[in-house]
């Protein structure tokens, strides 16, 4: 320095108050949190990725149909997402002041924040080896 190359090992944060009620950390006020690459300058909401449910193949159960289970696919992008205004600079929807908005699935008084599936899965970051000058 390079590489479709091995193996490691790391990788999510957050409900304190009060209120109604038979029960709510799920509803009402008040609160708190923000996973990883980019991006002239620091980003939940600028551009892209991840998990989870769908969705497809495919092997069983079943087998009228309808429907359940297990293993794979990874762009099909369906659920599936959300930001203005003001300052500062040469540059900023990132910074500063202000306002505002978003968050899979199942479970349960309706959940971002509890419990589960999860001692899993993974964008991705690191190390060591290995090659090659």
């Nucleotide at each position: 320095g390079g590489g479709u190359g091995u193996u490691c090992u790391c990788a999510g944060g957050g409900c304190g108050g009060g209120g109604c009620g038979a029960g709510a950390u799920u509803c009402c006020c008040c609160a708190c949190c923000g996973g990883c690459g980019g991006u002239u300058a620091u980003a939940g909401c600028c551009c892209g990725c991840g998990a989870g449910c769908g969705c497809c193949u495919u092997u069983c159960c079943c087998c009228a149909a309808a429907g359940g289970a297990a293993a794979g696919g990874g762009u099909c992008a369906g659920c599936a997402g959300a930001u203005c205004c003001g300052g500062u600079g040469a540059a900023a929807u990132u910074c500063c002041g202000g306002g505002g908005c978003c968050g899979a699935c199942g479970g349960u008084a309706u959940a971002g924040u509890c419990c589960g599936g999860a001692u899993g899965a993974a964008a991705g970051a690191g190390a060591a080896c290995c090659u090659g000058u």